[in-house]
Context: one part of a larger RNA
RNA sequence: GAGUAACGAUAAUGCGGGUGAAAAACCCGCACGCCGAAAACCCAAGGUUUCCUGCGCAACGCUAAUCGGCGCAGGGUGAGUCGGUUCCUAAGGCGAGGCCGAAAGGCGUAGUCGAUGGAAAACAGGUUAAUAUUCCUGUACCACUUAUAAUUGCGAUGGGGCGACGAAGAAGGCUAGGUCAUCCGGAGAUUGGUUGUUCCGGUUUAAGCGUGUAGGUGUGCUCCUUUGGCAAAUCCGGGGAGCUUAACUGAGACGUGAUGACGAGCACCCUUUAUUGGGAGCGAAGUGAUUGAUGCCAUGCUUCCAGGAAAAACCUCUAAGCUUCAGAUUAUAAGUGACCGUACCCCAAACCGACACAGGUGGGUGAGGAGAGAAUCCUAAGGCGCUU
Numbered sequence: 001g002a003g004u005a006a007c008g009a010u011a012a013u014g015c016g017g018g019u020g021a022a023a024a025a026c027c028c029g030c031a032c033g034c035c036g037a038a039a040a041c042c043c044a045a046g047g048u049u050u051c052c053u054g055c056g057c058a059a060c061g062c063u064a065a066u067c068g069g070c071g072c073a074g075g076g077u078g079a080g081u082c083g084g085u086u087c088c089u090a091a092g093g094c095g096a097g098g099c100c101g102a103a104a105g106g107c108g109u110a111g112u113c114g115a116u117g118g119a120a121a122a123c124a125g126g127u128u129a130a131u132a133u134u135c136c137u138g139u140a141c142c143a144c145u146u147a148u149a150a151u152u153g154c155g156a157u158g159g160g161g162c163g164a165c166g167a168a169g170a171a172g173g174c175u176a177g178g179u180c181a182u183c184c185g186g187a188g189a190u191u192g193g194u195u196g197u198u199c200c201g202g203u204u205u206a207a208g209c210g211u212g213u214a215g216g217u218g219u220g221c222u223c224c225u226u227u228g229g230c231a232a233a234u235c236c237g238g239g240g241a242g243c244u245u246a247a248c249u250g251a252g253a254c255g256u257g258a259u260g261a262c263g264a265g266c267a268c269c270c271u272u273u274a275u276u277g278g279g280a281g282c283g284a285a286g287u288g289a290u291u292g293a294u295g296c297c298a299u300g301c302u303u304c305c306a307g308g309a310a311a312a313a314c315c316u317c318u319a320a321g322c323u324u325c326a327g328a329u330u331a332u333a334a335g336u337g338a339c340c341g342u343a344c345c346c347c348a349a350a351c352c353g354a355c356a357c358a359g360g361u362g363g364g365u366g367a368g369g370a371g372a373g374a375a376u377c378c379u380a381a382g383g384c385g386c387u388u
Stems, first nucleotide, its partner, number of pairs: 013031006032385004040365004046345002050343001051075006060068002080141002082341003087118002092113003098107003122139005142337011153322002158317004166304004172297003177291005183202005204261002208256003215249003220243007228236002262286001265282002268279003305308001351360002367379004
């Protein structure tokens, strides 16, 4: 220079009470304002205790601070079913032998790793200061083991099926959600006016199990034969004869689950300046219409050319072998289900940007009025007023 610039989006604050040495900023209340395909909610990545409680204010916070993502201390993450591992493979990596190379090493078969994909199974309610599809209550489901009973050709690293897949488009059936009515409980003061076609609040309930619908594909059984599927086959495939219209798949709805839970409200106990906070209890209605998805049926259907993963699991067939054993199928009962993650932030003051930085960051849910709409404006739930 200078007590100058600046104090990081112009979404906005005001009043009362509390605490305190001190309050524009902390807590509570009442108004006002802002977002509302977000400035709400839930995950992945990343962060790694930032979560909750108590105590504190030197430093950090662009000001103050009694407050804090700050300091100190204590507490907090509970799983057969969510995700991973115990299974499988893709791109790609590694790679016994092998080939190549002065060396280091490069390539690569068998194989072995490798999810962003495939593969068994859980929902609703309650609860904590902080976790919950994990704890508790209720109702389920899956795999494996063992036992018992009945029946019985079982058996794989091999064969076959299935798994198993593109893009665009159209129509239909549904559901989530929304809206209105019905029903239930309550209100009546202010006023220009309101006991009526008034106002306020509620009208919620899953997986599973049973039934097998709208729809979709179009077959199923018996017998004979057989160049094929590296051996075998009763399986698959090829050929023939007869009988038959069934068989498989499939949202939703309905019933059950539920004589349960939830539920506006009511009254009780402790506590407080205060219906302030906590606890245990009782508990009404809980129906219909309409609209309606980008979700489900649907990996469906139609069309098209650029012709759209693999392997395991699962089903089935036999080989070696075993054959009163072992093994397999069905039913019932009992048992087992290990390890790792789980707090919190997640369009952000906690991630990436040296900062509590107007930047960047994948997925899901995403209400009402007006509207073609997830545009735009105003609002709900919820969250904020952007730390002078």